[in-house]
RNA sequence: AUUGAGAGUUUGAUCCUGGCUCAGGAUUAACGCUGGCGGCGUGCCUUAAGCAUGCAAGUCAAGGGAGUCCCGAUUUAUCGGGACGACCGGCGGACGGGUGAGUAACGCGUGGGAAUCUACCUUAGAGUGAAGCAUAGCCUCUCGAAAGAGGGGGUAAUUCUUCAUAACAUCGCAAGAUUAAAGUCGCAAGACGCUUUAAGAUGAGCCCGCGUCCUAUCAGCUAGUUGGUGGGGUAAUGGCCUACCAAGGCGACGACGGGUAGCUGGUCUGAGAGGAUGGUCAGCCACAACGGGACUGCGACACGGCCCGUACAUCUACGGAUGGCAGCAACUGGGAAUAUUCGGCAAUGGGCGAAAGCCUGACCGAGCGACGCCGCGUGGAGGAUUGAAGGCCCUCGGGUUGUAAACUCCUUUUGUCUGGGAAGAUUAUGACGGUACCAGAAGAAUAAGCACCUGCAAACUACGUGCCAGAAGCCUCGGUAAUACGUAGGGUGCGAGCGUUAUCCGGAUUUAUUGGGCGUAAAGAGUUGCGUAGGCUGUAUGACGCAUUCUGUUUGAAAUCCAGAAGCCUAACUUUUGGUUCGGAUAGAAUAUGGUCAUGCUUGAUGGUAUGAGAGGGCGCUGGAACCGACUGUGUAGCAGUGAAAUGCGUUGAUAUAGUCGGGAACACCGAAGGCGUAGGCAUGCGCCUGGCAUACACAUGACGCUGAGGCACGAAAGCUGGGGGAGCGAAAUCGAUUAGAGACCGAUGUAGUCCCAGCCGUAAACUAUCCCUGCUAGAUUCUCGUCCCGCCUUUGGCGGGGUGAGUGUCGAAGCUAACGCGUUAAGCAGGGCGCCUGGGGAGUACGAGCGCAAGCUUAAAACUCAAAGGAAUUGACGGGGACCUGCACAAGCAGUGGAGCGUGUGGUUUAAUUCGAUACAAAACGAAAAACCUCACCAGGGUUUGACAUGCAACUGCAAAGUCCGAGAAAUCGGACCUCCUUCGAGGGUGUUGCACAGAUGCUGCAUGGCUGUCAUCAGUUCGUGGCGUGAGCUGUUUCCUUAAGUGGAUAAACGAACGCAACCCGCAUCGUAUGUUAAAUAUUCAUACGAAACAGUCCGCCUUUUGGCGGAAGGAAGGCGCGGAUGAUGUCAAGUCCGCACGGCUCUUACACCCUGGGCUACACACACACUACAAUGGGUGAGACAACGAGCUACUACCUGGUAACAGGAAGUUAAUCUCUUAAACUCAUCCUCAGUUCAGAUUGAGGUCUGCAAUUUGACCUCAUGAAGACGGAAUUGCUAGUAAUCGCGGAUCAGCAUGCCGCGGUGAAUACGUUCUCAGGUCUUGUACACACCGCCCGUCAAGGCAGGAAAGUUGGGGGCACCUGAAAUACACGAUUGUGGACUAAGGUGAAACCAGCAAUCAGGCUUAAGUCGUAACAAGGUAUCCCUAGCCGAAGCUGGGGAUGGAUCACCUCCUUU
Repeated sequence: AUUGAGAGUUUGAUCCUGGCUCAGGAUUAACGCUGGCGGCGUGCCUUAAGCAUGCAAGUCAAGGGAGUCCCGAUUUAUCGGGACGACCGGCGGACGGGUGAGUAACGCGUGGGAAUCUACCUUAGAGUGAAGCAUAGCCUCUCGAAAGAGGGGGUAAUUCUUCAUAACAUCGCAAGAUUAAAGUCGCAAGACGCUUUAAGAUGAGCCCGCGUCCUAUCAGCUAGUUGGUGGGGUAAUGGCCUACCAAGGCGACGACGGGUAGCUGGUCUGAGAGGAUGGUCAGCCACAACGGGACUGCGACACGGCCCGUACAUCUACGGAUGGCAGCAACUGGGAAUAUUCGGCAAUGGGCGAAAGCCUGACCGAGCGACGCCGCGUGGAGGAUUGAAGGCCCUCGGGUUGUAAACUCCUUUUGUCUGGGAAGAUUAUGACGGUACCAGAAGAAUAAGCACCUGCAAACUACGUGCCAGAAGCCUCGGUAAUACGUAGGGUGCGAGCGUUAUCCGGAUUUAUUGGGCGUAAAGAGUUGCGUAGGCUGUAUGACGCAUUCUGUUUGAAAUCCAGAAGCCUAACUUUUGGUUCGGAUAGAAUAUGGUCAUGCUUGAUGGUAUGAGAGGGCGCUGGAACCGACUGUGUAGCAGUGAAAUGCGUUGAUAUAGUCGGGAACACCGAAGGCGUAGGCAUGCGCCUGGCAUACACAUGACGCUGAGGCACGAAAGCUGGGGGAGCGAAAUCGAUUAGAGACCGAUGUAGUCCCAGCCGUAAACUAUCCCUGCUAGAUUCUCGUCCCGCCUUUGGCGGGGUGAGUGUCGAAGCUAACGCGUUAAGCAGGGCGCCUGGGGAGUACGAGCGCAAGCUUAAAACUCAAAGGAAUUGACGGGGACCUGCACAAGCAGUGGAGCGUGUGGUUUAAUUCGAUACAAAACGAAAAACCUCACCAGGGUUUGACAUGCAACUGCAAAGUCCGAGAAAUCGGACCUCCUUCGAGGGUGUUGCACAGAUGCUGCAUGGCUGUCAUCAGUUCGUGGCGUGAGCUGUUUCCUUAAGUGGAUAAACGAACGCAACCCGCAUCGUAUGUUAAAUAUUCAUACGAAACAGUCCGCCUUUUGGCGGAAGGAAGGCGCGGAUGAUGUCAAGUCCGCACGGCUCUUACACCCUGGGCUACACACACACUACAAUGGGUGAGACAACGAGCUACUACCUGGUAACAGGAAGUUAAUCUCUUAAACUCAUCCUCAGUUCAGAUUGAGGUCUGCAAUUUGACCUCAUGAAGACGGAAUUGCUAGUAAUCGCGGAUCAGCAUGCCGCGGUGAAUACGUUCUCAGGUCUUGUACACACCGCCCGUCAAGGCAGGAAAGUUGGGGGCACCUGAAAUACACGAUUGUGGACUAAGGUGAAACCAGCAAUCAGGCUUAAGUCGUAACAAGGUAUCCCUAGCCGAAGCUGGGGAUGGAUCACCUCCUUU
């Protein structure tokens, strides 16, 4: 100086853990839609697949010397010059260019090293004398299709060989020995060379330290392997090679093996640390169709060289021959995908040459591609008193698109046309290129799209669709009002691009070094018991200077990055200067800390002495109770067992009881939150052997310590092997029960086993779900074991108090924790070491490996699948959990229902239709307070279409319409006749016809709604403000105790108050007072109306109580403990009921689902249910006589009274719009009489006959009357209903509806009971508490088999392929060797090839077993509540399945009781 952002998603809600997903940046990208220009970059990521064609490495005539051509001189010959040029020779083809297959390596990076070479270049020294043999070209011959090959002849050189010389060099101790050369050009000067040596520079080879991916389900690897000696080989060290000798070398600091990969500078991302990556550019490496090999050379084991083998391809005369684009273009193929068979050597660079110059697909340029980055444009200003038209929306008023357009003025970047025209070059040379750039002309002209709009995340409406079509990154959206699908309008974002897909980093502190965790969320191994490696390690002094720190030097290529400046108009891009590059190496200095060495110390650790406690371990002996068995005695019919039973035992004598004997296992009391042990675990007593611990101490050693990967040892129960033993218990098995079933729970038997010895196994909820060690940080209190001091006593001892150690519990400060909780025995604060975790499922599974006799254990994945799984706590709901309380809930009673007949309603069935709705409580005498027509919605038939009804418009026409009459018809309706409004004569209203708007619908949706209603429930609850507590959801208040009908009141209390409910206010009844008075002959009560009074546990006594209040009694009073009854129904629940009361959104019908009419139906009838009525009789029935109400209603009505009729009723007829008249005789009751227990003088159904009334109409289908008929029924199974006082029961009366029709409904009065011990049980409700895996809330959730579809993985007879090793066979070229030496021959080694056995990896696979997944399949109900047998863990057996049972263990079990302890007072 710079620098760090989060969000959605688990729940009813909350906090946490934890995964998934998103917003950002990037890319050698691809795809979709779209596309104006320029600059700079960039472009086969796939098949290191194959390649037609052209080009990519040549050059030198001043090394040689033929040949051809040209020019000149001479002029036949010959000479000189020039051009082309095969061949010999020199230099270069080892650079440049490409690619990344291989390679996990001294390959690369970085820093060093010694045993080396280096053409061309530079510097320096010395030299360059003489001679000779060949060979290509050339000539000639032969073979061959060709490529080419061979024989013979002769020839040159800067080709090759020899001799001479030898400064230097090499060898040697020395003497000494050995080794070179080439010339050419030039008139010349000289120049270019050549040989040798030394040095430099450059380049190259070799060696070493450090760094460099994943895998241990790869743990042991290695025979030239490791070292030595001699020899060989190389430019050079070296097992590089060889002979011999030795037996080494590497490895948990990961050898060996497997997989993957070129490495780096850098690039992307990130706050950084890191993570990912290595395309373009640059450095290094490797490769050149695949494999092997050498040659030449300074340099290669050589991309455009050679030889051989293999595969492929081409030519061929079939005998042979040729080729290698991973150079630049191009082509084929592959693929989602990647360009021109371009121009030029002008520049830069390279090769050759003395030079001119030649070559250069290196390079410089152009072309193609929005592939990327950067820049520019698609116009600018004005323009609303018409916010135009069009589009979209609309509440129909308008809004929006929108200054946007039109219109006016202006500009010309880009593009087009015309003209000029560079730099890049030093002098000559410019592919790019008539390019960049400049000037001029015309003209808004040539130029905008893409994605998104539910939330995250900027941006909203309409229509269509209707869990369909579709969307989706996640959560999710869509089942008729979709801002989430599709389209449109509008909007938002970016913009020549925009989206999608893929990949990387980020967010993700989600592998945590920075920077996480492990009690319950994933996570502490069963025991850290012993202990190896490793890590860490008390205190003092001295030395060293290894780490460390500081200073200097050197290196860390350039490019990149950062900063400054500069150049292209700017930017991208480029140039330049500086910085960065945290690393490595090296020289010096310092010595605190770490380290090493040395010498000490005592506090850590250990030992010693003394004392102490203990179910610590092993072995042996031993005791009593209980149990079982055997025998004997007594004794008789049962015993045993359960919820109840049965199986079982027993008259062959059980059970019971007494005695004797035998057997095995376990140890009551003591015993406890107690003790000991590392953990598992350990209990009769005694003895022997033995481990650990604690305390005290003027003692000893002197850091000897801590932890501990691997390793070793121990390790409940079950199980296994062998041998014993076997009382009880008891998997399996058998039987009996239970049950729908019962492979279970219960019962009766009972085998392994349980016990002992020896040996395996090695796991548990092996738990404190809490690793070990050390230090520090308030206390209170219990118990156990020591020790010190004090006191007391009944003095080898005990008790009490105080202190100090070791252990063991509980509660708690601070602190921690998501919370629960932990809290000196930490889950607090720190240090050291080890182990373990990283979403759920798949799965602790598969495969592999190790161990095991087996069972199995240990180690331990992936594909696939889900968006959660989970922890703690909260509020509800629920529990076959608990506590308390209430209710005609039970109990105590009374009367019933359920049986009969009949009435009504419903279901079902039937039907042309039997209209529709209600249909657990909370439907079923309910909607319906009246279905013959109407009602009416249903059915059959007949009709109408602006309509039966409302409003408006237009046109036309008549004048009425209505009504009456006639005709047809079942009627609706149609046809005809009669009659006919007002007027100012224009018209008006009305009416008709036609047409258009519209009417109409008991058509659908009560799951679109309003309103109303039911129900929990007349239950006592439901909330708020402020305050307080909690991270929060929430809690407190509203809990607790007492009390009440009551959240009623009181007390307490972090609460204080308040609201809706409760109560009261309202109405009626009961008492009284005052006032008034229609009716009545009159009076007074009664009565009626209005207003008041009265009741509050108020007074007294007793008891309980802190109060509030409760209980018992008394007085007074009409009434006494809410006096009785009604109205009144909190917050909410049930998608409860109603669209057929009404209203209303949406949808549907419109000559019909509308409207009218006739007839039918809603009244059907094997049956089932619900609610009533009447009975079954004597507390009764019949007959006669007699007594007492209240509420009400009445003019289309109630009807007195009279007459007729047996009666229903009829004919007359007074009164009454009502305290006046009528309905209106109330009945049960009382008295008298008959019936005498029977299907009756009970009961009245059914049926027959005859009538009455209402009404257009009584057949389907009304009510009533008379006579006759006289069914079932004799008190009702399981079950079930109502009622607590003027109540039940019983008796009659009235009213609404209504023409008529009441056993229903709503009211009224008369007579008038029984019982309530009480809250155990049933049901319902309330409060508190508890558990929960439920929250659609138990009608919840949820497990497993089976059946079906799909998916991936595993096993698997087999089959296919691959890489590598081993053994054997065969074996090219080449090299070295041997022989022979002119060609050659031979064996050795090796590439390639073949055969064989074994192992490994991968693909496919009949079939098999399991897993995951899929709205509505089958069987059960295992788990969650005490889940109905508490659950779970390990183990064993068994069973359709969940599972059950045995043994041991855990609490992560509810409930009740008891014990103990703690806290507070």
Model confidence (mean pLDDT): 83 of 100.
A computed fold for a 1465-nucleotide RNA from Candidatus Daviesbacteria bacterium RIFCSPHIGHO2_01_FULL_37_27, annotated as small-subunit ribosomal RNA.
The sequence is in RNAcentral, with records from ENA and SILVA.
Lineage of the source: Bacteria > Bacteria candidate phyla > Candidatus Daviesiibacteriota.
It matches the Rfam family "Bacterial small subunit ribosomal RNA".